[in-house]
RNA sequence: GUCGGCGUAGCUCAGUUGGUUAGAGCGUAGCAUUCAUAACGCUAAGGUCGGUGGAUCGUGCCCACCCGUCGACA
Numbered sequence: 001g002u003c004g005g006c007g008u009a010g011c012u013c014a015g016u017u018g019g020u021u022a023g024a025g026c027g028u029a030g031c032a033u034u035c036a037u038a039a040c041g042c043u044a045a046g047g048u049c050g051g052u053g054g055a056u057c058g059u060g061c062c063c064a065c066c067c068g069u070c071g072a073c074a
Base pairs, nucleotide, nucleotide: 001073002072003071004070005069006068007067010026011025012024013023019057028044029043030042031041050066051065052064053063054062
């Protein structure tokens, strides 16, 4: 340099054919339980869905470019 995959919560990830409120596990905080701690249970917080632009009535999802990361080829 060319081509391809990936980018969604602090971490690991899901999100089906574009439409309802963006979710799970772990972690964190609080409550409950316990003599106490852990585990288990309940609740809550936490997201410009990598960025910009475009197509669309409407995008996490489609298109283009850019950024980051991983890989293949050269």
Molecule: transfer RNA
Organism: uncultured bacterium